SAM riboswitch aptamer (S box leader) from a Flavobacteriales bacterium, 102 nucleotides, folded computationally.
The organism belongs to Flavobacteriales, within Bacteria.

RNA sequence: CACUUAUCACGAAAGGUUGAGGGAUUAGGCCCGUUGAAACCUUGGCAACCUGUUCUACGGAAAAAGGUGCCACUUCCUACCUCGCAAGAGGAGAGAUAAGCG
Numbered sequence: 001c002a003c004u005u006a007u008c009a010c011g012a013a014a015g016g017u018u019g020a021g022g023g024a025u026u027a028g029g030c031c032c033g034u035u036g037a038a039a040c041c042u043u044g045g046c047a048a049c050c051u052g053u054u055c056u057a058c059g060g061a062a063a064a065a066g067g068u069g070c071c072a073c074u075u076c077c078u079a080c081c082u083c084g085c086a087a088g089a090g091g092a093g094a095g096a097u098a099a100g101c102g
Stems, first nucleotide, its partner, number of pairs: 001102001003100006013043005021032003026079004044071003049067003053062003075094001080091004
């Protein structure tokens, strides 16, 4: 980097360095941000995909030690298709994460 499968509801922030951007990309919208964005570091937490542990009625459950991930807004919303007068609903695509595989 490509492919396959699963999920994308909920949940979870303080400090330090730094200093203007950020919410993946393009466009539109809506927001966050000098009462400090992004990034990095420390600590903490959330969750439970994989491993391990315990229990099991073998369906699963508990727990959170290890590997990841995550901690504004539904993946912030829309864009393409279907249904619908509309509001809206469903799906696709794209993206993210995990596990596997090449």